This is a predicted structure of a 118-nucleotide RNA (SAM riboswitch aptamer (S box leader)) from an Acidobacteriota bacterium. The sequence was found by an Rfam model in a public genome assembly. Its Rfam family is "SAM riboswitch aptamer (S box leader)". From the family's description: The SAM riboswitch is found upstream of a number of genes which code for proteins involved in methionine or cysteine biosynthesis in Gram-positive bacteria. Model confidence (mean pLDDT): 75 of 100. NCBI's taxonomy places the organism under Bacteria, Pseudomonadati, Acidobacteriota.
RNA sequence: AUUUCAUGCAGAGUGGCUGAGGGACGAGCCCUAAGACGCCACGGCAACCGGACCGGGAUCAUCUAUCGCGGCCGCCAGGUGCCAACUCUCGACCCGGAAAGCACGGGGGACAUGAGAU
Repeated sequence: AUUUCAUGCAGAGUGGCUGAGGGACGAGCCCUAAGACGCCACGGCAACCGGACCGGGAUCAUCUAUCGCGGCCGCCAGGUGCCAACUCUCGACCCGGAAAGCACGGGGGACAUGAGAU
């Protein structure tokens, strides 16, 4: 970088430095000199991966062991991630839907994060 899968209505901020933009993109709307964005320190949230424990299964079968599965309120927090607004809202296109428009719902797309593959 490409690609696959899962998730995206929950949750969690203070201080310091800096100084004008930022919320991915378009439109809107919003945040912002009462200091945004970014960086640093500390703190926190969550539980994707990881670990512990439990259950049953397969292999082996004497046990041990290994593998994968499951565990509603579960436990820990090592690797990531996150801590304005539901991914801030709506998105090309398709469907509900029979002419057009609007609104709504669903799909889809885009984006973000994680895990895997190339």